[in-house]
Context: one part of a larger RNA
Molecule: large-subunit ribosomal RNA, domain II
Organism: Chlamydiales bacterium SCGC AG-110-P3
RNA sequence: GCCAGCGAGUUACGCUAAAUGGCGAGGUUAAGGGACUUUCGUUCCGGAGCCGAAGCGAAAGCGAGUGUGAAUAGCGCAUUCAGUCAUUUGGCGUAGACACGAAACCGAGUGAUCUAUCCAUGGCCAGGUUGAAGCUGGGGUAACACCUAGUGGAGGACCGAACCAGUUGCUGUUGAAAAAGCUUUGGAUGAGCUGUGGAUAGGGGUGAAAGGCCAAUCAAACUCGGAAAUAUCUUGUUCUCUCCGAAAUAACUUUUGGGUUAGCCUCAGACUUAUUCCUGUUGGGGGUAGAGCACUGGAUCCACGCGGGGGCCUACCGGCCUACCAAAGGGAACCAAACUCCGAAUACUAACAGGUUGUCUGGGAGAUAGACAGUGGGGGAUAAGCUUCAUUGUCGAGAGGGGAACAGCCCAGACCGUCGACUAAGGUCCCUAAUUCUAGGUUAAGUGAGUAAGGAAGUGGAGUUUCAUAGACAGUUGGUAUGUUGGCUUAGAGGCAGCCACCAUUUAAAGAGUGCGUAACAGCUCACCAAUCAAGAGAUUCUGCGCCGAUAAUUUUCGGGGCUAAAACCUAGAACCGAAGUCACGGAUUCAGAACUUAGUUCUGAGUGGUAGGAGAGCGUAGUAUUUGCGCCGAAGCUGUACCGUAAGGAGCAGUGGAGCGGAUACUAGUGAUGAUGCAUGGC
Numbered sequence: 001g002c003c004a005g006c007g008a009g010u011u012a013c014g015c016u017a018a019a020u021g022g023c024g025a026g027g028u029u030a031a032g033g034g035a036c037u038u039u040c041g042u043u044c045c046g047g048a049g050c051c052g053a054a055g056c057g058a059a060a061g062c063g064a065g066u067g068u069g070a071a072u073a074g075c076g077c078a079u080u081c082a083g084u085c086a087u088u089u090g091g092c093g094u095a096g097a098c099a100c101g102a103a104a105c106c107g108a109g110u111g112a113u114c115u116a117u118c119c120a121u122g123g124c125c126a127g128g129u130u131g132a133a134g135c136u137g138g139g140g141u142a143a144c145a146c147c148u149a150g151u152g153g154a155g156g157a158c159c160g161a162a163c164c165a166g167u168u169g170c171u172g173u174u175g176a177a178a179a180a181g182c183u184u185u186g187g188a189u190g191a192g193c194u195g196u197g198g199a200u201a202g203g204g205g206u207g208a209a210a211g212g213c214c215a216a217u218c219a220a221a222c223u224c225g226g227a228a229a230u231a232u233c234u235u236g237u238u239c240u241c242u243c244c245g246a247a248a249u250a251a252c253u254u255u256u257g258g259g260u261u262a263g264c265c266u267c268a269g270a271c272u273u274a275u276u277c278c279u280g281u282u283g284g285g286g287g288u289a290g291a292g293c294a295c296u297g298g299a300u301c302c303a304c305g306c307g308g309g310g311g312c313c314u315a316c317c318g319g320c321c322u323a324c325c326a327a328a329g330g331g332a333a334c335c336a337a338a339c340u341c342c343g344a345a346u347a348c349u350a351a352c353a354g355g356u357u358g359u360c361u362g363g364g365a366g367a368u369a370g371a372c373a374g375u376g377g378g379g380g381a382u383a384a385g386c387u388u389c390a391u392u393g394u395c396g397a398g399a400g401g402g403g404a405a406c407a408g409c410c411c412a413g414a415c416c417g418u419c420g421a422c423u424a425a426g427g428u429c430c431c432u433a434a435u436u437c438u439a440g441g442u443u444a445a446g447u448g449a450g451u452a453a454g455g456a457a458g459u460g461g462a463g464u465u466u467c468a469u470a471g472a473c474a475g476u477u478g479g480u481a482u483g484u485u486g487g488c489u490u491a492g493a494g495g496c497a498g499c500c501a502c503c504a505u506u507u508a509a510a511g512a513g514u515g516c517g518u519a520a521c522a523g524c525u526c527a528c529c530a531a532u533c534a535a536g537a538g539a540u541u542c543u544g545c546g547c548c549g550a551u552a553a554u555u556u557u558c559g560g561g562g563c564u565a566a567a568a569c570c571u572a573g574a575a576c577c578g579a580a581g582u583c584a585c586g587g588a589u590u591c592a593g594a595a596c597u598u599a600g601u602u603c604u605g606a607g608u609g610g611u612a613g614g615a616g617a618g619c620g621u622a623g624u625a626u627u628u629g630c631g632c633c634g635a636a637g638c639u640g641u642a643c644c645g646u647a648a649g650g651a652g653c654a655g656u657g658g659a660g661c662g663g664a665u666a667c668u669a670g671u672g673a674u675g676a677u678g679c680a681u682g683g684c
């Protein structure tokens, strides 16, 4: 790990509601006792007590009333409605109270054979080195001091075994070992190490102090007990079918992952159309969206110019100018959640009509972590698979089809069966069911099959406008002159550095010059004209589809193959496919109605997705009572099996097995396991 076995809402008492039964203005006995009984128990006494039949008041008390009060007032609570005793079931309370699970707390004991410290009494420390004091000899001093050579043998002295420790690295890590081995290292006459005996005990000891150690356990040891501590927490909680079916909100909360009440679900009863919801019609109030500027504010321009700044004149008064700022009022165009002269759609509300059904009382809940999407807002950055409201939908608790895949998107709500049909969304070349369908366009980018500002003789459509057989546009050939080098400036300025002016002449036409160029000229060229050619050429606006802009880390983002008058896009149309939708046929079941009949059939209609949860009906296990059966001609159990039932389940047959076991009705419960890191049960 798997299999088997075991394994979780029980019991007592009380309260409350429902169902059933007895008696009924009453109902009922408890302890105890008598009789009977083998046990269990049955029956008869026993009226103490309890509940009800009357309430009100704090009470005295009064009483269908009473309390308050001065009150014959008003008001509060009563007075109108049958209870009670059992049994069963739902729920609650008190108890361990569905089961398992703490860390902890308290009490009484057991521990210092490990370890910490201490006490008593013993033991141990190879070898080598250094050479303190003191002493002796010699020198030295007035005497000391001092010097020197020996002697001597001090030291938490040195090196280094035993011994004690545990510094580094490696190995080991289901180890040889629940702390070791190897290497290396520290102390090694000392605050040393060690034997034996003894002392200190749990909020206590001991501690050269690390919260260390106190028997592999220490921020409070271990054992037993209180004890089934408590657990707003986690996990688990065992057969089936039928009907209905939530919530993730509000208020309060030492409250936010928990509760209580309300809202939302369910069951029963009462009232019996009260009312609820939908649609339509008619009528209301509003100040949102939008819009507007009439108010309140904001904000831009224009004209005007109260006032101010600056300059000038002036002895003062004052005056003049102003390319400065600028009020109020005027004109124009704007902005606003906390602006409104205005003002929808919806929503809300009332009446009526049609369809539908509601309200209250009581029993039982669950839920009070929501998610995404569309729309309207706040926060944020008009960020987030962000957050917070409102409103609707889906998921939650919803399967099926589509979206390649994909809780929350689109379609659509699964009672069961059918090798039938029609459709929805979405699709129809192949993968892959169904059109290589019809008609007309567009796209050339594989755009389709990801994106912006911006950019471009891409291409289709619709306009406006200019030139053009008196010859346009493009191309080719030729001309492009004179006054004049215009004037000024300048070293120079000759069309072409700059400033001013920009005339006139000859002409078919030619600028006091479009660009290149020169130091300045020169030179090339353009505008403009002619010839040649020959029929369209240019500018601009709106619009469809494309192009660039376009960068991500392993091979490539239409699901793929592949697709170009399409298998892309736009417009119009025809057909088909496509779901658990709808229809058809058969069956089951719930509710309502009807008819027969009688507690069942038939018909009609509406239903039958479902988590938490409420309600109902059943299956099976063990035992008891009554009854009826089976069994050595083979019970239970086990193995196999193609039968029956809507399910839990139930038979038959064969084998095995070898002595008990079923059916029906009623009752009782240690009554149902794939799950609890389930179980110190067994097997593999």
Stems, first nucleotide, its partner, number of pairs: 001684004005679002011095013026051003032045005055062002065077004098236002101233001105226006116200009125190001127159003130155001134151006163187003169182003202218001204214003239618006249262005264366001265364007277355008290342001291340002296336003300332003307325002309322005370395010400411003415587004420583003426577003429561003435574001437573006448563001454548002458545010475532005481505003486500003511526001515524002588608009619672001621669010637656005643650002